Predicted 3D model of a 72-nucleotide RNA (transfer RNA) from a Nitrospinaceae bacterium. The RNAcentral record of the sequence draws on ENA.

């Protein structure tokens, strides 16, 4: 330099155009002599950035940035 994949909650990841979810973690409560485990309940997101298509974009297209892999 060329090709390719990924970027979504604190972490690991879902989400085939119509107001974004799970597990773990975390706050509160129940239970317990205390704690753990278990159960109930809550909070937490400019969906990497800039444009384009569309009535509507996390999703489709282009560019950029970062990370991984392959080729040279």
């Nucleotide at each position: 330099g060329g090709g390719u994949g990924c970027a979504u909650a604190g972490c690991u990841c879902a989400g085939c155009g119509g107001u974004a979810g799970a597990g773990c973690a975390u706050g509160g409560g129940a239970u317990u002599g205390c704690a753990g485990a278990u159960c109930c309940u809550g909070g937490g997101g400019u969906c990497g950035c800039c444009g384009g298509u569309u009535c509507g974009a996390u999703u489709c297209c282009g560019g950029c940035u970062g990370c991984g892999c392959c080729c040279u």
It matches the Rfam family "tRNA". Rfam classes the family as a transfer RNA.